Predicted 3D model of a 1549-nucleotide RNA (small-subunit ribosomal RNA) from an uncultured prokaryote.
The sequence is in RNAcentral, with records from ENA.
RNA sequence: AGAGUUUGAUCCUGGCUCAGAACGAACGCUGGCGGCGUGGAUUAGGCAUGCAAGUCGAACGAGAAAGCACCCUUCGGGGUGUGAGUAAAGUGGCGAACGGGUGAGUAACGCGUGGGAAACCUGCCCUCGAGUGGGGGAUAACAGCUCUAACGGGCUGCUAAUACCGCAUGACGCCACGGAUCGCAUGGUCUGUGGUUAAAGGAGGCCUCUGUAUAUGCUUCCGCUUGGGGAUGGUCCCGCGUCCUAUUAGCUUGUUGGUAGGGUAACGGCCUACCAAGGCGAUGAUGGGUAGCCGGCUUGAGAGAGUGGUCGGCCACACUGGGACUGAGAUACGGCCCAGACUCCUACGGGAGGCAGCAGUCGAGAGGCUUCGGCAAUGGGGGAAACCCUGACCGAGCGACGCCGCGUGGGUGAUGAAGGUUCUUGGACCGUAAAACCCUGUCAGAAGGGAUGAAAUGCUAUUCGGUUAAUACCUGAGUGGUUUGACAGUACCGCCAGAGGAAGCUCCGGCUAACUCCGUGCCAGCAGCCGCGGUAACACGGGGGGAGCAAGCGUUGUUCGGAUUCAUUGGGCGUAAAGAGCUCGUAGGCGGCUCCGUAAGUCAGAGGUGAAAGACCACGGCUCAACCGUGGGAACGCCUUUGAAACUACGGAGCUUGAGGCCGGGAGAGGAAAGCGGAAUUCCUGGAGUAGCGGUGAAAUGCGUAGAUAUCAGGAGGAACACCAGUGGCGAAGGCGGCCUACUGGACCGAUUCUGACACUGAGGAGCGAAAGCAUGGGUAGCAAACAGGAUUAGAUACCCUGGUAGUCCAUGCCGUAAACGAUGGGUACUAGGUGUGGGGGGAUCGACCCCUUCCGUGCCGCAGUUAACGCAUUAAGUGCCCCGCCUGGGGAGUACGACCGCAAGGUUGAAACUCAAAGGAAUUGACGGGGGCCCGCACAAGCGGUGGAGCAUGUGGUUUAAUUCGAUGAUACGCGAAGAACCUUACCGGGGUUUGACAUGUAUGGGCUCGCUGUAGAAAUACAGUUUUCCCUUUUGGGACCCUUACACAGGUGCUGCAUGGCUGUCGUCAGCUCGUGUCGUGAGAUGUUGGGUUAAGUCCCGCAACGAGCGCAACCCUUGUCCUUAGUUGCCAUCAGGUUAUGCUGGGCACUCUAGGGAGACUGCCGGUGAUAAACCGGAGGAAGGUGGGGAUGACGUCAAGUCAUCAUGGCCCUUACGUCCCGGGCUACACACGUGCUACAAUGGCCAGUACAGAGGGCUGCGAACUUGCGAAAGUGAGCGAAUCCCAAAAAGCUGGUCUCAGUUCGGAUUGUAGUCUGCAACUCGACUACAUGAAGGCGGAAUCGCUAGUAAUCGCGGAUCAGCAGGCCGCGGUGAAUACGUUCCCGGGCCUUGUACACACCGCCCGUCAAGUCAACCGAGUUGAGUGCACCCGAAGUCGCUGUACCAACCCCUUGGGGAGGAAGGUGCCGAAGGUGUGCUUGAUGAGAGGGACUAAGUCGUAACAAGGUAGCCGUAUCGGAAGGUGCGGCUGGAUCACCUCCUU
Repeated sequence: AGAGUUUGAUCCUGGCUCAGAACGAACGCUGGCGGCGUGGAUUAGGCAUGCAAGUCGAACGAGAAAGCACCCUUCGGGGUGUGAGUAAAGUGGCGAACGGGUGAGUAACGCGUGGGAAACCUGCCCUCGAGUGGGGGAUAACAGCUCUAACGGGCUGCUAAUACCGCAUGACGCCACGGAUCGCAUGGUCUGUGGUUAAAGGAGGCCUCUGUAUAUGCUUCCGCUUGGGGAUGGUCCCGCGUCCUAUUAGCUUGUUGGUAGGGUAACGGCCUACCAAGGCGAUGAUGGGUAGCCGGCUUGAGAGAGUGGUCGGCCACACUGGGACUGAGAUACGGCCCAGACUCCUACGGGAGGCAGCAGUCGAGAGGCUUCGGCAAUGGGGGAAACCCUGACCGAGCGACGCCGCGUGGGUGAUGAAGGUUCUUGGACCGUAAAACCCUGUCAGAAGGGAUGAAAUGCUAUUCGGUUAAUACCUGAGUGGUUUGACAGUACCGCCAGAGGAAGCUCCGGCUAACUCCGUGCCAGCAGCCGCGGUAACACGGGGGGAGCAAGCGUUGUUCGGAUUCAUUGGGCGUAAAGAGCUCGUAGGCGGCUCCGUAAGUCAGAGGUGAAAGACCACGGCUCAACCGUGGGAACGCCUUUGAAACUACGGAGCUUGAGGCCGGGAGAGGAAAGCGGAAUUCCUGGAGUAGCGGUGAAAUGCGUAGAUAUCAGGAGGAACACCAGUGGCGAAGGCGGCCUACUGGACCGAUUCUGACACUGAGGAGCGAAAGCAUGGGUAGCAAACAGGAUUAGAUACCCUGGUAGUCCAUGCCGUAAACGAUGGGUACUAGGUGUGGGGGGAUCGACCCCUUCCGUGCCGCAGUUAACGCAUUAAGUGCCCCGCCUGGGGAGUACGACCGCAAGGUUGAAACUCAAAGGAAUUGACGGGGGCCCGCACAAGCGGUGGAGCAUGUGGUUUAAUUCGAUGAUACGCGAAGAACCUUACCGGGGUUUGACAUGUAUGGGCUCGCUGUAGAAAUACAGUUUUCCCUUUUGGGACCCUUACACAGGUGCUGCAUGGCUGUCGUCAGCUCGUGUCGUGAGAUGUUGGGUUAAGUCCCGCAACGAGCGCAACCCUUGUCCUUAGUUGCCAUCAGGUUAUGCUGGGCACUCUAGGGAGACUGCCGGUGAUAAACCGGAGGAAGGUGGGGAUGACGUCAAGUCAUCAUGGCCCUUACGUCCCGGGCUACACACGUGCUACAAUGGCCAGUACAGAGGGCUGCGAACUUGCGAAAGUGAGCGAAUCCCAAAAAGCUGGUCUCAGUUCGGAUUGUAGUCUGCAACUCGACUACAUGAAGGCGGAAUCGCUAGUAAUCGCGGAUCAGCAGGCCGCGGUGAAUACGUUCCCGGGCCUUGUACACACCGCCCGUCAAGUCAACCGAGUUGAGUGCACCCGAAGUCGCUGUACCAACCCCUUGGGGAGGAAGGUGCCGAAGGUGUGCUUGAUGAGAGGGACUAAGUCGUAACAAGGUAGCCGUAUCGGAAGGUGCGGCUGGAUCACCUCCUU
């Protein structure tokens, strides 16, 4: 610090996900030791048991027992002493308000921070001053009686105090009235006079006096009272800060203030009465939800975000609710009273209780410890102290819950052991790892030693001070001694033994470090995201190996980070989400120039505070670390104070440039009202006129002989205003268009003048606001949702046509929305230009020409800059400032609920559950388009001949079958693999055999030549029997070749996978394309080159050009053919010469010619003319055998179709192994209702038949071709010359030509089918061959829709040859003979190439994709209601209790009288206000549930259509209305985010 994921690829936007750290955690697997921390987060749920707050005898009265000792004893016991002034209880004091727990409540002055109290309190403590005199009456304990189950009481009697009550004294205290002084408003401080208010004693020591016990007294200490001050702790008030929600907008009656009174420690509506009507709130009141707050902690670079467990501060609470008492302090966790719920006891009458203290228990839960030890330390309470108490605390225990540390050994060790895994069988890896040898000794273990933490207090001894009459007591400081350890025999130390007791977990497709084998086969499973798994899975499971961390490792959950993904630091809004439809304007925000002042902001200095702990730095202590200690720094904040005055602000004074006003002009579809006008449509009347009109792609519905349409004249009525007209004008936007009139708004220009910042923006608010729509009343010519009819169509609720109602128009009132768009908020300033146009001004001029413009508007192009790109670019989307609005992944959804508005339609505001990993923007390359342009091709057209109809052949499908083996299947399968299925082939079926095998190699054992022949059984394979015989080498043992037997490795498979492959092939396509290097452009994918202008068969060539070159293709080089030359001359040829024949190159001879086959020449747009850019090239011509690649062939770029082939072959993997191998016989591949493809033969006279006759080329031939001759009607047979072939043979070429015949018919056409008889091949022609002869003589008379081939030696037509092959050719591959027609042309069909355009496609249009319906699952909304929780209001009842009133049952203290009694005072009881719980009624909020209903989301292969993306086949979309199974259609208005063509305008050159 980033990474993965949208795409074919790219850039951007944007979400999701990951790597990091953390945790009071939990779960899974595993687990050696120690240290330090930490441990009920859920039910503030319920709790058994024990403990957690007591202490003081130096405040007081009273006062045991056991035990022990002694004495007495009637032996039952009693007494004394001790225990002991102890225990327990009581009065009294102090404490119990601390400490400890928890976080329910609380959104609050609760907390934090900083202030204030001149409005306050403060026990114990410290300090200073004063005092502590003298009296009185009770009461508990106790005793007796008594009630009660218990808890608890009642009555009588006794008694003490530091308990209680008067009196005295008394102030600097308090109250009242003055004075002085100060401050901060109320007031504070000092002072004078008058009045008023207090107390308690206890302990030690001493003895001059009284007296001798003590007390008085003196003294010391501890107390007590009062006052001042301090400290500590608390209370109250204030500024600022402190979560979400506006789908909570109004709240409030003690409410806000005042006066008076009450109350409090104290201010205060804190409370009461009266008076006034205020107070709070968009800077968010009120309500709702959630939550203890902070220091801190986690994370982060920081700013922040999250969090508030342990430790520390504050607050709140103590079963729930209410209440007060006591007290310095409580509205009191281990106190009281009342009410309620719950639990327990009960004798049923009543009582008791409160673990959110420490342990512990149950429950719920994923989840959380011992009913431990000790007060040794620290701290707290009481006490003079000893001491007591202390579940605070200190320790130990349990838990890997966290952090930190240590160990599980170290060295040497290659035969690279065994074993495992893998393997190309060579090896490689585990791996120096192990073993083995040599060492060490941490931890754990055994036995031994053994701490720090302890210093005090007390006691004792002693020294020096203080106090005092005192050398006493007491007290302070110091010294010596003594006393105290839960942890713990722990830490630690030395020693002993011995490698011995101690390693797991996760991961290994990418992110992300780490790879292989087997199994599985979209199954089982994995998964954080992307995604793996459908037979070769590095992704599942196991094994091996590896990577990472390590006593842990993973998973889950949560938080921060990454996320600049709420953006202050630090984002955006033309098209990605996002500018309000527009304007006015309130609050608010912000604001020109100059001067003066102030000092709120701001800046600087100083002071206070910012607790400790934590964090940081340094040093130190535990062996280190974690942990802990000491010190330092920091702490951005708040407050106080001093100063500065630039900026902001405020106050004052001015200015003119912002803004506005006066004046003078001109422009304009600006608004609103009234009037007027002509053209056109329709209707009505009349004339004239006749059969159609109208409408469409074509039609029909419709109108018309009752007279339409077309035509003329007249009339009526409504709506809209052609041309002008223009990216022209005006308006804020919506919008505005005939002419005239008056009314009216705004802008602009020109001049100076006036006001003097009056400005800008604008949350709420108000107004305006297209079309559609609504209400009422008019109006209605045309148009036209709905509707009707006609067409189209598979259907057509549409597009097209004929009609047609709302509506469109007017008036008034609503509605308030649009793609209300420049998809661009408003203002202001700055930042190159060029060129149009509208308005104004200026110069010049005769001028409307022209020129200038620092003016205003409106377009285009373009620089810098900017942008993801497209683009924008002085009319910014550039650069700044000010203000407002809005956005934060897609869907759900602009939906639900709520609220407001509306007559309604509906609008505004506006979620969540759930679901997906994307949804998007711009640009790129392709592909595609029922887009465009250019071009080509037997693509169409022009022609010729076919196919499709018939019969037959052949292939395929289908069907059949035991099997009809398999493959090929649009073009690119179908006379294809197959250049030839009777057996064989053969892979299929049936049956019969066989198992190292029909075939290969090797090892081992045994035997033998191998072979061959005969017989038997059999369908054969085969089995059995018989017979026969000896190869090579040799050292004569043996070895080799070959065969057989047995055993083992292995063979074998036309079994599967062509979607694991090689090779080969088809097709696009012989189409002209496909790419690369360097450079340049672009963020990039990519582009450029390769586009453009010409030209070509061609990316062929030329020119131009940020390209320059190059490669694979094209062309050429190769073969063949066409001309010539040359060489050669047999088997070829024969002109000349000679010979011979009926005839023939037959012979001599020759090589001239033909020919053969070697070599060469020739053709290159080379030459001429024209066209063209003078180029390339094209056109024409000459010459030439041939002319513009002369004809034909071979040759097939990058790639596409997972095209075809595992059955040619090869091959990975899988499968079979007495069978899916192999051998044999027979059958099948040849079936046959039918469908298709490819062919053959025909339908006839351009013909058939008969007779005669002519001319090829290219091939083949020894298991062969086979002449001649003979036989046969013939197929053939017999015989067999010649020839391994330019020699011989196949071999007759046929169409043609000549002559004859047939005469238009199912024929002398046609030959299928069938019968009979044969020939040939072959082991064998039944299934199932070809041919021959005779006989038979079917369909068929030129072929529907549709469709194929061909552009010249081509089509058509005619025959010939070859491969395969024993035989079988209508197929295939070749060969020559005869030999046409047509091409105007590129509109259209098909295919292709280039450029361009649109795209939501990229598996690429056989694409993508929308909605209803049907099925399943899920969540949320509505819903007659039902049922909880919370809360408001009204009323009823009203506990405890404070307060008020009353108060006489009752009462000791003081007063009067004194015997009663009375007074003062207290007080039970009664009563009033308030008042918790409870009850009734009525609202609100929220949860659960609910028949049913509507939509939504998701779900490999359901139904109906085809809406959208291309002009998506009717351009799409927005708003609205209406209609329809559904997407959707239509009307009205709007937008371009519409293709294409044309025109206009503008721009550039």